Context: one part of a larger RNA
Molecule: large-subunit ribosomal RNA, domain VI
Organism: Haloquadratum walsbyi J07HQW2
């Protein structure tokens, strides 16, 4: 773009893709069948573990160059507070978010066959699974799961909205999305973002100040204690219309 000349919203499923499953083991069977004995099974049923799949982030470990704190040299005249030393100086933590090493799941069944087992059964009195007919019978087919999925031209369906305007877009605030597009939440009749409150977290006890302090004649003086689980900081959560989602605008 089409689908009889508009839309919103839910479905149907023609079809298509998937390897979603592979193997191993224990336990009952069973010290049975079977063997003289020695030894030593199997159908089934449960449970397990490993390869592989797809997903997910409570938990556990990884990462975490947002963060926090410790420490050397060095430089900002010294204190504080910083800069550089691999675009993390180094070290010792670490939320979220991504991850495995973590945590969930990946049947049964059913139906039609293949070899092949076989029942009636005749040509061909018998005998014969086939010629009519009929029952089994695989990890393979096709269902059963799972993703897509009305351009399936037999172009579907249901509801409900509009014709006196439904509905759609651009714009704008964003993210559960994301390479552009697209998708999805939202635009004042608003919790979409931010900012701030509080709650969760992460480091680990700021700077100042007091008292203490090995030594020192004294100046000084690492430290430690207290103030103080302080300070510092969040990509999380809820809350509040304080900022911004104005204002135009198309079809």
């Nucleotide at each position: 773009u089409g689908u009889a000349a508009g839309g919103u919203a839910c479905u149907u499923g023609c079809g298509a893709g998937g390897a979603a499953c592979g193997c191993u083991c224990g336990u009952a069977u069973a010290g049975u069948a079977c063997g003289a004995g020695a030894g030593g099974a199997a159908c089934u049923a449960c449970g397990a573990g490993u390869g592989g799949g797809u997903g997910c982030c409570a938990c556990u470990g990884g990462u975490g160059u947002a963060u926090c704190g410790g420490u050397u040299g060095u430089c900002c005249g010294a204190c504080a507070g910083g800069g550089c030393a691999g675009u993390c100086g180094c070290c010792g933590a670490g939320c979220a978010g991504c991850c495995a090493c973590g945590c969930a799941c990946c049947a049964c069944a059913g139906g039609g066959u293949a070899a092949g087992a076989g029942c009636u059964g005749a040509a061909u009195g018998c005998a014969u699974c086939u010629a009519a007919g009929c029952u089994c019978g695989a990890a393979a087919c096709c269902u059963c799961c799972c993703u897509c999925a009305a351009a399936a031209a037999g172009a579907a369906g249901u509801a409900c909205c509009a014709g006196a305007g439904a509905g759609g877009a651009u714009c704008c605030u964003u993210c559960u999305a994301a390479a552009a597009g697209a998708g999805a939440a939202g635009g004042u009749a608003g919790a979409u973002a931010g900012a701030c409150u509080c709650g969760g977290g992460g480091u680990g006890u700021a700077c100042g100040c007091a008292u203490c302090g090995a030594g020192g004649c004294a100046a000084c003086g690492a430290g430690a204690u207290g103030u103080u689980g302080a300070g510092c900081c969040c990509g999380c959560g809820a809350g509040c219309a304080c900022u911004a989602a104005c204002a135009a605008u198309c079809c």